Predicted 3D model of a 61-nucleotide RNA (Fluoride riboswitch aptamer (crcB RNA motif)) from an Acidobacteriaceae bacterium. Lineage of the source: Bacteria > Pseudomonadati > Acidobacteriota > Terriglobales > Acidobacteriaceae. Model confidence (mean pLDDT): 79 of 100.
[in-house]
RNA sequence: CUAACUCGCGGCGAUGGAGUUCGCCGUUAACCGCCCGUGGGCUGAUAACUCCUACCAAGCA
Numbered sequence: 001c002u003a004a005c006u007c008g009c010g011g012c013g014a015u016g017g018a019g020u021u022c023g024c025c026g027u028u029a030a031c032c033g034c035c036c037g038u039g040g041g042c043u044g045a046u047a048a049c050u051c052c053u054a055c056c057a058a059g060c061a
Base pairs, nucleotide, nucleotide: 009026010025011024012023013022016052017051018050019049020048021047033042034041035040036039
């Protein structure tokens, strides 16, 4: 000086917040949805689970 691994730390996982777990990345990064085609269409507040908020649909009081 370079590479790999481990630990710690930080960041990220298509629209908000919190907890738990998992995965990815190390600022030269992870990440930034899908379909048809150059102009249109569609789903979801989660990576997964749970809760809250917002939104949508149906029913009851």